[in-house]
RNA sequence: UAUUUUCUUCAGGGCAGGGCGAAAUUCCCGAUCGGCGGUACAGUCCGCGAACCUUUUUCACACGAAAACAGGUGGACCCGGUGAAAUUCCGGAACCGACAGUUAAAGUCUGGAUGGAAGAAGAAAAUU
Repeated sequence: UAUUUUCUUCAGGGCAGGGCGAAAUUCCCGAUCGGCGGUACAGUCCGCGAACCUUUUUCACACGAAAACAGGUGGACCCGGUGAAAUUCCGGAACCGACAGUUAAAGUCUGGAUGGAAGAAGAAAAUU
């Protein structure tokens, strides 16, 4: 220096103000937010995570619950400029956002979640 293993810590933000209404942070005007790795600095590229479905295993054997890995489902960007290089920067104009709940339809409220996790940082050991 590199690899492997183990452990520790950390690891998501956001409706001000107003309208209608019996009721809405859910509708309307308006406001506002942007996980992780890669790459010329990215919510929109490529890949991953969260969520859901299936499978397998274990427990239960009535419903079901948990775990693991694998498979699947899963949103959105254009134009101009600079440059060797940018759907990433600068200027402009757009767009997108799990599930369940709710006196009324939710990216932003409440809940699963004091959870899990892509991953980040550090420590130790072994090998090199």

A computed fold for a 128-nucleotide RNA from a Bacteroidales bacterium, annotated as FMN riboswitch aptamer (RFN element). The organism belongs to Bacteroidales, within Bacteria. The sequence was found by an Rfam model in a public genome assembly. It matches the Rfam family "FMN riboswitch aptamer (RFN element)". For this family Rfam cites "Coenzyme recognition and gene regulation by a flavin mononucleotide riboswitch" (Serganov et al., Nature, 2009).